[in-house]
Molecule: transfer RNA
Organism: Sulfurimonas sp.
RNA sequence: CGCGGAAUAGAGCAGUUCGGUAGCUCGUUGGGCUCAUAACCCAAAGGUCACAGGUUCAAAUCCUGUUUCCGCAACCA
Numbered sequence: 001c002g003c004g005g006a007a008u009a010g011a012g013c014a015g016u017u018c019g020g021u022a023g024c025u026c027g028u029u030g031g032g033c034u035c036a037u038a039a040c041c042c043a044a045a046g047g048u049c050a051c052a053g054g055u056u057c058a059a060a061u062c063c064u065g066u067u068u069c070c071g072c073a074a075c076c077a
Base pairs, nucleotide, nucleotide: 002072003071004070005069006068007067010026011025012024013023020057028044029043030042031041032040050066051065052064053063054062
């Protein structure tokens, strides 16, 4: 330099195809249960959906550009 993929809550991931309430598991916090801990039950907090712009009544989703990460190829050895 070329090709492809990925970026969504503290962690790991769905949702994108076909635009229409932003979700799951674990974790965290509070409460319940227990002699107590774990487990279990209930509830809550936690998201500029990588960034910027565009299209649209409406964008995580479509379009353009940028950034970061991963893989392959190429190059070097």